[in-house]
Background
A computed fold for a 1521-nucleotide RNA from an uncultured prokaryote, annotated as small-subunit ribosomal RNA. It matches the Rfam family "Bacterial small subunit ribosomal RNA". The RNAcentral record of the sequence draws on ENA.
RNA sequence: AGAGUUUGAUCCUGGCUCAGAAUGAACGCUGGCGGCGUGCUUAACACAUGCAAGUCGUACGAGAACUCUUUAGCUUGCUAAAGAUAGUAAAGUGGCGCACGGGUGAGUAACGCGUGGGCAAUCUACCUCCAUAUCGGGGAUAACCCGCCGAAAGGCGAGCUAAUACCGGAUAAUAUCUUUUUAACUUCGGUUUUAAAGAUCAAAGGUGGUCUCUACAUGUAAGCUACUGUUUGGAGAUGAGCCCGCGUACCAUUAGCUUGUUGGUAGGGUAAUGGCUUACCAAGGCUUCGAUGGUUAGCUGGUCUGAGAGGAUGAUCAGCCACACUGGAACUGACAUACGGUCCAGACUCCUACGGGAGGCAGCAGUGAGGAAUUUUGCGCAAUGGGGGAAACCCUGACGCAGCAACGCCGCGUGAGUGAUGAAGGCUUUUGGGUCGUAAAGCUCUGUCAGUAGGGAAGAAGUCGUUUUAUGAUUAAUACUCAUAGGCGUUGACGGUACCUACAAAGGAAGCACCGGCUAACUCCGUGCCAGCAGCCGCGGUAAUACGGGGGGUGCAAGCGUUAUUCGGAAUUAUUGGGCGUAAAGCGAGUGCAGGCGGUAUUAUAAGUCAGAUGUGAAAGCCCGGGGCUCAACCCCGGAAGUGCAUUUGAAACUGUAAUACUUGAGUAUGGGAGAGGAAAGUGGAAUUCCUGGUGUAGCGGUGAAAUGCGUAGAGAUCUGAAGGAACACCAGUGGCGAAGGCGACUUUCUGGACCAAUACUGACGCUGAGGUGCGAAAGCGUGGGGAGCAAACAGGAUUAGAUACCCUGGUAGUCCACGCCGUAAACGAUGUCAACUAGCCGUCGCGGGUAUUGACCCCUGCGGUGCCGGAGCUAACGCAUUAAUUUGUCCGCCUGGGGAGUACGAUCGCAAGAUUAAAACUCAAAGGAAUUGACGGGGGCCCGCACAAGCGGUGGAGCAUGUGGUUUAAUUCGAAGCAACGCGAAGAACCUUACCAGGUCUUGACAUUCAGAGAACUUACUAGAGAUAGUUUGGUGCAUAGGGAACACAGUGACAGGUGCUGCAUGGCUGUCGUCAGCUCGUGUCGUGAGAUGUUUGGUUAAGUCCAGCAACGAGCGCAACCCUUAUCGUUAGUUGCCAGCACGUAAUGGUGGGAACUCUAGCGAGACUGCCCGUUUAACGGGGAGGAAGGUGGGGAUGACGUCAAGUCCUCAUGGCCCUUAUAUCCAGGGCUACACACGUGCUACAAUGGUAAAUACAAAGGGCAGCGAGCCAGCGAUGGUGAGCGAAUCCCAAAAGUUUAUCUCAGAGUCCGGAUUGGAGUCUACAACUCGACUCCAUGAAGUUGGAAUCGCUAGUAAUCGUGGAUCAGCAUGCCACGGUGAAUAUGUUCCCGGGCCUUGUACACACCGCCCGUCACACCAUGAGAGUUGAUUGUACUAGAAGUGGCUGAGCUAACCCUUACGGGAGGCAGGUUACUAAGGUAUGGUCGGCGAUUGGGGUGAAGUCGUAACAAGGUA
Repeated sequence: AGAGUUUGAUCCUGGCUCAGAAUGAACGCUGGCGGCGUGCUUAACACAUGCAAGUCGUACGAGAACUCUUUAGCUUGCUAAAGAUAGUAAAGUGGCGCACGGGUGAGUAACGCGUGGGCAAUCUACCUCCAUAUCGGGGAUAACCCGCCGAAAGGCGAGCUAAUACCGGAUAAUAUCUUUUUAACUUCGGUUUUAAAGAUCAAAGGUGGUCUCUACAUGUAAGCUACUGUUUGGAGAUGAGCCCGCGUACCAUUAGCUUGUUGGUAGGGUAAUGGCUUACCAAGGCUUCGAUGGUUAGCUGGUCUGAGAGGAUGAUCAGCCACACUGGAACUGACAUACGGUCCAGACUCCUACGGGAGGCAGCAGUGAGGAAUUUUGCGCAAUGGGGGAAACCCUGACGCAGCAACGCCGCGUGAGUGAUGAAGGCUUUUGGGUCGUAAAGCUCUGUCAGUAGGGAAGAAGUCGUUUUAUGAUUAAUACUCAUAGGCGUUGACGGUACCUACAAAGGAAGCACCGGCUAACUCCGUGCCAGCAGCCGCGGUAAUACGGGGGGUGCAAGCGUUAUUCGGAAUUAUUGGGCGUAAAGCGAGUGCAGGCGGUAUUAUAAGUCAGAUGUGAAAGCCCGGGGCUCAACCCCGGAAGUGCAUUUGAAACUGUAAUACUUGAGUAUGGGAGAGGAAAGUGGAAUUCCUGGUGUAGCGGUGAAAUGCGUAGAGAUCUGAAGGAACACCAGUGGCGAAGGCGACUUUCUGGACCAAUACUGACGCUGAGGUGCGAAAGCGUGGGGAGCAAACAGGAUUAGAUACCCUGGUAGUCCACGCCGUAAACGAUGUCAACUAGCCGUCGCGGGUAUUGACCCCUGCGGUGCCGGAGCUAACGCAUUAAUUUGUCCGCCUGGGGAGUACGAUCGCAAGAUUAAAACUCAAAGGAAUUGACGGGGGCCCGCACAAGCGGUGGAGCAUGUGGUUUAAUUCGAAGCAACGCGAAGAACCUUACCAGGUCUUGACAUUCAGAGAACUUACUAGAGAUAGUUUGGUGCAUAGGGAACACAGUGACAGGUGCUGCAUGGCUGUCGUCAGCUCGUGUCGUGAGAUGUUUGGUUAAGUCCAGCAACGAGCGCAACCCUUAUCGUUAGUUGCCAGCACGUAAUGGUGGGAACUCUAGCGAGACUGCCCGUUUAACGGGGAGGAAGGUGGGGAUGACGUCAAGUCCUCAUGGCCCUUAUAUCCAGGGCUACACACGUGCUACAAUGGUAAAUACAAAGGGCAGCGAGCCAGCGAUGGUGAGCGAAUCCCAAAAGUUUAUCUCAGAGUCCGGAUUGGAGUCUACAACUCGACUCCAUGAAGUUGGAAUCGCUAGUAAUCGUGGAUCAGCAUGCCACGGUGAAUAUGUUCCCGGGCCUUGUACACACCGCCCGUCACACCAUGAGAGUUGAUUGUACUAGAAGUGGCUGAGCUAACCCUUACGGGAGGCAGGUUACUAAGGUAUGGUCGGCGAUUGGGGUGAAGUCGUAACAAGGUA
């Protein structure tokens, strides 16, 4: 620091996801040790049991027992007494403590917390320092004892007693109060201070020592002395209280709240200010800078993360706050409205004798419950700290330790070295090997941890004891006592722990996740869209690096993964640091309060700003530097930092404020012209329609075509007149005006704004603008008018599968006017307003200046509008570009993935329709913008093709042949499927072929290699059987280098053979097709962020990306063309088997023979044709015409098939991966089938006849084939053929021509015929082992259909179509098929509108599996969340009334009453207590509202779902933009 994911690819926008760090964690698998930390995040749910706050005898009174000893009585095991136990235990009065420490986070959005101040408005026990005093009395009471009540808890009465308990009194100040007074400070309120007078207020003793003085005279008491306690006052320290500035969550779908409320006066209350409280008076106070209400939440230091700014968080530790079962209340006290106190109410639990009582773990352990989840009912006060005490000491679940838990962090170990036959084994393999792997074994070492044994700390300083020492105090004293400092002794839960040593032994100690990309790490097997995985993209449908397992690898390691959560990445809320033309996003547009911002100059000030200083910013933590545990974690010490707040000193540029001035911003005045700017009134003509009248007759109208409709009752047409409403042609223009919406005949009136010119004036008066407010198209609504045309709805006619549409005929609201609502539009420049700056060119509108002119123009120029183009710059690109989307500034509005949804609920507005504001659940991994390349379009342009047209002949009808489908069958083997399957694979199924069926065999096999055995191979005949096969049998002993080898057959073993079994969607190869169409690409350069573009486009031209010209392109490759073959002409060479002109011979005749080399021909080599020449034309390419020529513009034909497309075809040609079968899916055999037959289709043959048939005669080819062959000739047969057989391995011989031509045709003259030949009967021929299923041919006989073929459709442009025959391959035989050959030999097209296909350019696109695309909505089904809903149920809160426990205050207090006072001693007074009453008030109750949830018949839409239904709305002109 980034990465993956939208696309065919690209750039951008934008979301989702990942890699990092972290955690009080949990879960899964695994688990050796130690150190240091941490451990109910949930039910502030309920709690059994134990412990967590006591202590002091140096404040006080009292005071046991068990047991032991002794004595006495004696009944020998009991009673009594004394002593010890013991001034002990336990209890009580009193003092101090219990308000600390410990827990929790429910409440609280608050002066609660943080930070900084203030108290001149305050208190502070214990502690420290200073000062002072400690005098003298009194009356009670608990404990105890006695009695009583109660189950208990507990209580009542009587009696006794002490105090540092309680109560008077004395004294007393610099204390407090009042009055007077002085000075200083001051926030002007007071505060502090000086002086005087008056009033008020204290106390408690205890312990040790001692006897100089006093008393008793042993020694003690008073006294003295030391310590301690007590009182008063002052000061400090500590702690607490109150007040203030600033900061402190979300919701405006919470906008108004408030009556003690805001202030004042007076009283009360408090330690203290204060409506804190009460009475009275005034009517205030808070709030868009967010009051009130609702929701959530303890706050902070810090912690986690982050580069930081920030974001999240508030466990452990520390500070503050709040709470202690829930609610309320006070008491005590220095401090509480009190966690382990009290009272009351409530809920819950427990005890009970039913009368009544007890309780509060959010202390430490622990239990139940909840939960994914969180420990021991441990040890100790040794240390640190706390309480009490003079102290010893006691108490202390604070704390120190231990236990449990990998919960976290840190450290250590599980061994080290050597060791290649690269062992065995696993996995894999192309079978060679590779890998686990120096890994193991083996050899040599070491000894951490764990184990055993032994040794063994620090943490401990104190306190206390001690006559051990010294000093000091006291004293007459060196005694004694006290204090201080040393010595010695004494104190350890952890724990015999840390640590050290020895011993033996590699021995006891490695897992988890991952391995498609992101992301480090790959293979085999299994599975087969199944099982499963998955953080995102996505894997899995038979070759899965993605599932499961194995091997291997990678990462981390006593852990590793997963889940959850936080920050980061995310500049994805943007202060740092984003945007708004088209991606989400500029309010429809003005005005304008608040707010924000604001021209030039000077002066002042110092609020902001900047600099310095001071205080504070707790400790811990983070960071830095040291130090201590062997290191580290951890701990200790020091420093820095803490960006903040406050105070203070300065600076004065900028902002602010104040003052003064200025004119350029803004405005005013004067003069002009422009304009569909607005409102009202009036006027006008054209046109439509209707009405009247005339003329006139049969149609009009409408459409793609029609019909509905109108018209003989007179339409339409035409002429005259009249009516009414609406809109204003031409002018008219990217012209004008207006803020926008919008504004268009003419005239008048009223009125707004802008612009220009020249001067004068005011002097910043400005810009923007949340709310607010006026305006705001069309449609719509209300009331009243109006209504010609047009026209939702509606009706009819068409169209259509349907047509609730598009088209047509009608037609109502509405459109128009007046008034009032509505308040929205793609209200768009999809671009907020204002201001400044920043190249140009060309128009246009308004006004002005200059020049010129008679004048209108023209030209130059200034200002203001409005346009086109274009540069820098900007932009993702498109594009914008002085009218910015450039560069800057100001203010406002708005956006933050798609859908759900501009929806629901709520609120406001509206008559309604509806508008405004505006979510969530749920769901997806995209949605989107711009541009690119293709493809496509019922888009456009250009061009080509037997594509159409023009022609000729067919197919489709018949019969037959053949192929296919279908059906049938035991099987009818398989494949091919639009063109591009269907006379195709098959150039030939009777057996074979053959793959199919039924049956019969066989199992190392019909075929190949290898091994070992034995044998020649081979051959004759017979039997059984359908045959395969089995059995019997004859002959035969081979070659040879004498070891053996080769071939062959037999039986055998295992490896293996075999498969026309599957997958052409695993493949190679081959082939078809677009298409013989003219295209397809590359290098370098250039352009573009990029995909890509350019070149290859453009203008011509061509059959052609053929060529030319131009051009940011220049070149090149694969295609085109040419080169190749053939054919057409000529030359030359060569003449046999071919040829024969001339010569000769011969024949009935024939190149038959000699001969010839001329011709034809054969087959080699050449020539020829190149737009080369001419004309016209062009820049050129080229094109048109012509000459010559056998041939002329590619001369004809063939071969030749670019990049690619169709997962096209073929595993049944062949090859081949994988899978499957292996006594069978292999192999052999005979038989059957592939030949079936209601039917449908394709391709053909033959015909329907006279351009013909029949009969006879007769002529002319080319290219081929031939030895198991072609077969002449002759003979036989009607014939197919048979017999015989010459010649020929072929330019020699043979196969071997037909149409044509000629003639004839009785009645061939138009008919089912002398057409046609199917079908059938009979008889034969040939091939073959064999023609039954199932061959071809011949003869005789038979003589179907068919009289030119519906819709539709095919081929062909010249030696072509048509027609005629010939040959060949396959083949024993079988040809209407296929391939080839020649003979005869036309018609038409000089066109591209249309159909089909194709090419190029361009355009649109929501397509890219690419239009056979994409995609919308209803309905049906399933699931999910959600709105409404009669109601029902809960929580919370307000208001009114009621109620009134405990408590406190007030009043009362006839009952009761020790201290003080008076007293005549009876009693009275003061004061107090109980009780009563009143005010406040918690729970509770009643009534009525608000808010939030749960459930809810039914209902609404929404989302999701592999193939459902109906249509086809959108994307192309998407077929009605």